Notes:
This is a predicted structure of a 73-nucleotide RNA (transfer RNA) from Patescibacteria group bacterium UBA918. It matches the Rfam family "tRNA". The family's RNA type in Rfam is transfer RNA. The source organism's lineage runs through Bacteria and Bacteria candidate phyla. Its mean pLDDT, the model's own confidence on a scale to 100, is 81.

RNA sequence: GGGCCCAUAGCUCAGCUGGUAGAGCGCGCGCAUGGCAUGCGUGAGGUCAGGAGUUCGAGCCUCCUUGGGUCCA
Repeated sequence: GGGCCCAUAGCUCAGCUGGUAGAGCGCGCGCAUGGCAUGCGUGAGGUCAGGAGUUCGAGCCUCCUUGGGUCCA
């Protein structure tokens, strides 16, 4: 330098065919316990890596950039 893959909540990851962004763990609060652990209920937390384009509408499609992984030279 070139090819391919990945980037979504604090962490691990889903997200259909383009149509309201989710789960588990973690965290806050409440209940149960004398207390802890634990269980149940409930809640907060997101510029979907960044920018542009296509579209009535983009996490999803296209292009560029950034970071990571891998292969080739």